[in-house]
RNA sequence: CUCAUCCAGAGGGGUAGAGGGAACGGCCCGUUGAAACCCCGGCAACCGGUGUCGCGCGCGUAGGCGCAGUCGAUCACGGUGCCAAUUCCGUCCCGCUUCGGCGGGGAAGAUGAG
Numbered sequence: 001c002u003c004a005u006c007c008a009g010a011g012g013g014g015u016a017g018a019g020g021g022a023a024c025g026g027c028c029c030g031u032u033g034a035a036a037c038c039c040c041g042g043c044a045a046c047c048g049g050u051g052u053c054g055c056g057c058g059c060g061u062a063g064g065c066g067c068a069g070u071c072g073a074u075c076a077c078g079g080u081g082c083c084a085a086u087u088c089c090g091u092c093c094c095g096c097u098u099c100g101g102c103g104g105g106g107a108a109g110a111u112g113a114g
Stems, first nucleotide, its partner, number of pairs: 001114006011040005019029003023091004041083003046079003051074004055069001056067004087108001092105005
């Protein structure tokens, strides 16, 4: 830089000791213990792998066998990621509005793959 996803899901312990939720505004979380680090556990299925089933192609009279894609399902072994609040909400634009807000799109950010 490109592409995909972001209203689902999943926390305990130890060390530590005041911050944290990207920025800003708001609103929250935090001495009933923040960040960070460690241990254990869990969630998820982006990438890779294995197996099974389905789909596809070929062979066979048939039971079936072989091949390929990695398309679908399943699994969760490996590489990441994640485990308060929709990415906590908003920020810019558009539409609607009972003027309180609501909806859509974007920007930015996060994660993965290339």
Molecule: SAM riboswitch aptamer (S box leader)
Organism: uncultured Pseudonocardia sp.